[in-house]
RNA sequence: GCGCGCGUAGCUCAGCGGCAGAGCAAGGUCCUUAUAAGGCCGAGGUCGCAGGUUCAAAUCCUGCCGCGCGCACCU
Numbered sequence: 001g002c003g004c005g006c007g008u009a010g011c012u013c014a015g016c017g018g019c020a021g022a023g024c025a026a027g028g029u030c031c032u033u034a035u036a037a038g039g040c041c042g043a044g045g046u047c048g049c050a051g052g053u054u055c056a057a058a059u060c061c062u063g064c065c066g067c068g069c070g071c072a073c074c075u
Base pairs, nucleotide, nucleotide: 001071002070003069004068005067006066007065010024011023012022013021018055027041028040029039030038048064049063050062051061052060
C1' cells in the first nucleotide's frame, strides 16, 4: 500500500429500513440477627465520526478514525 472483518449501555453481545434491547455488573428495595444466596424495582445510549439516499437509517451508499486478520512491498 491492497483486501476482509469488527466498532451498539460499565462489560459480553443481539437487533440488518418502521418505538434501541438482553444477560452480567453497578444502584434501590424485600428477605435475614447480619452477610451471602434468592425475589422485586427502576435507571443507564449523540448506535465510532462526517456526509449522502429515503417519508423514515444502528441497519443501505461514500469518505474518515480506531482495532484485528490476511496479502504485498521494503535490507
Predicted 3D model of a 75-nucleotide RNA (transfer RNA) from a bacterium. Rfam family: tRNA. Gene Ontology term of the family: triplet codon-amino acid adaptor activity. Rfam describes the family as follows. Transfer RNA (tRNA) molecules are approximately 80 nucleotides in length. By type it is a transfer RNA. Its mean pLDDT, the model's own confidence on a scale to 100, is 81.